[in-house]
Parts: sequence; structure tokens; C1' cells
RNA sequence: UCUUAUCCAGAGUGGCUGAGGGAAGGGCCCGACGACGCCACAGCAACCGGUCGGCCGAAGCCCCGCAAGUGCGGGACGAAGGCGGACGCCAGGUGCUAAUUCCCGCCCGGAUUUCGGGGAGAGAUAAGA
Repeated sequence: UCUUAUCCAGAGUGGCUGAGGGAAGGGCCCGACGACGCCACAGCAACCGGUCGGCCGAAGCCCCGCAAGUGCGGGACGAAGGCGGACGCCAGGUGCUAAUUCCCGCCCGGAUUUCGGGGAGAGAUAAGA
């Protein structure tokens, strides 16, 4: 840089520092009752991961039916192995723990008054390239 997915849920204390911070423009907020940042611990979530339940599953064994030269069909169990699509579980790699991504802008409907809906763009995070 590109692709895909998600972004109205959730989760904070202490220590250090000391003036800006919430990406950028506008708004509106947070902040010397110490924000932002850094560190420690705690927590949230479940994208990746694990594969514990779970699912699939040859052989084999068992059951049922039909057949009657040892067969055919159906079903239950099922190790090795596989899956991680669904549901639950774990929490190793990330991420996150003011406000919906804090809100808006650009486009399209609805209402029209300040409202509300959808989409784009930008951004964030994850996974992959």
C1' cells in the first nucleotide's frame, strides 16, 4: 500500500509526569479536583489461536428388512484422521477499557424546524497479501 470483516455492546485503579487532549476542519466535550502520555496491576472482548465439548468419519462389530451361492439396502456404535462452518468452552498472539468511530461535513430518500434513516469517504482494529 491492497483485500476482507467489524465498529449504537463491554471493561479502571494506583504510581510517575505536568499541559494540553479527543486523527485532521467545524462543533461539542475532557483537563491543575491533574487530562494526554508512560509504567504496574486489574479487567473487557473473542479477530487470529487452542481443539475441551461438538461435527464428519474408512475398516470393524451389532441391529433391521429383502434375497437365497456368502449378496443388497437401511440404521446404531465407531479408533486413526479430519473440520473449526454452527453452538458452548479456554484465553496463547493482538486489540481495547470518557462520550456510537463523541457528533457533523459529501450523496440519496423520508419528514420539514432543530429530526430521523440509508450509503460513500476518512479513520481504528484484526486477519491475509
Source information
This is a predicted structure of a 129-nucleotide RNA (SAM riboswitch aptamer (S box leader)) from a marine sediment metagenome. The prediction has a mean pLDDT of 77. Rfam family: SAM riboswitch aptamer (S box leader). From the family's description: The SAM riboswitch is found upstream of a number of genes which code for proteins involved in methionine or cysteine biosynthesis in Gram-positive bacteria. The sequence is in RNAcentral, with records from MGnify.